[in-house]
Context: one part of a larger RNA
RNA sequence: CGGUGGAGAGUUGAGGGGUUCAUUCAUUAGUACGAGAGGACCGUGAAUGACAUGCCUCUGGUGUUCCGGUUAUCGCGUCAGCGGUAGCGCCGGGUAGCUAAGCAUGGAAGAGAUAAGCGCUGAAAGCAUCUAAGCGCCAAGCUCCUCCCAAGAUAAGCUCUCCCCAAAGGAUCCUGGUAGACCACCAGGUUGAUAGGUCGCCGGUGUAAGCGCAGUAAUGUGUUAAGCUUAGCGAUACUAAUUAUCCAAUCGGAUUUGUGUUCAUG
Numbered sequence: 001c002g003g004u005g006g007a008g009a010g011u012u013g014a015g016g017g018g019u020u021c022a023u024u025c026a027u028u029a030g031u032a033c034g035a036g037a038g039g040a041c042c043g044u045g046a047a048u049g050a051c052a053u054g055c056c057u058c059u060g061g062u063g064u065u066c067c068g069g070u071u072a073u074c075g076c077g078u079c080a081g082c083g084g085u086a087g088c089g090c091c092g093g094g095u096a097g098c099u100a101a102g103c104a105u106g107g108a109a110g111a112g113a114u115a116a117g118c119g120c121u122g123a124a125a126g127c128a129u130c131u132a133a134g135c136g137c138c139a140a141g142c143u144c145c146u147c148c149c150a151a152g153a154u155a156a157g158c159u160c161u162c163c164c165c166a167a168a169g170g171a172u173c174c175u176g177g178u179a180g181a182c183c184a185c186c187a188g189g190u191u192g193a194u195a196g197g198u199c200g201c202c203g204g205u206g207u208a209a210g211c212g213c214a215g216u217a218a219u220g221u222g223u224u225a226a227g228c229u230u231a232g233c234g235a236u237a238c239u240a241a242u243u244a245u246c247c248a249a250u251c252g253g254a255u256u257u258g259u260g261u262u263c264a265u266g
């Protein structure tokens, strides 16, 4: 842009794509078979590997936006307490997110027509012959089934609800993220919880500073499971989503003229 007004939902499936794996154990059964040694078909159940898809509850990784320890040096006049730099200085942990080594799921089963092949009946050809007429069985392959996408399927499908005849609606713009290179998409824009802030909570770190006490001191201890706390969960209009502008605008309808067709009359 189209689908011949617009919005929000729900669908059908033309068509296209994905998957298609392997092994072990138990049982049947130490059965059939076999002198014995050995040892099944068929069927049933369970598990595992690799692969694929999704996810982060658990186990972990990362987590230079969180917490703590510590070295050297510089600075805040000094002490104390902090800050800067040194690959985040180094080290110990770690939320969200992202992740695998973690978790979950999948391959199934079935139907139809067949290939090679195996058959029944059966002539040509008094026999024989799966084939010439006719009728069966049979593959990881084919068509379905199963999973995903799917009406730009321009043959543009279907259903429900609502709104509007100059508006309905959409966009610009702004706050953002479940989205994302940009765009798009999605959630919102005061009739508001969209983001920030604030408050509460979860989680993390691990008992802050100051002061008191003990000790000459390093330090310990009480206040104190303290203080601090990113992305998480909830609440709250304190701040910012202001005002506004643009598109929708053409189809269509009326009148006149011309042309063509049909009917009636002349």
Stems, first nucleotide, its partner, number of pairs: 001152001005163007015149004021049007033038001051106005059100004066093005071086006110144003117137004169247004173189005194240003197236005203229003210223005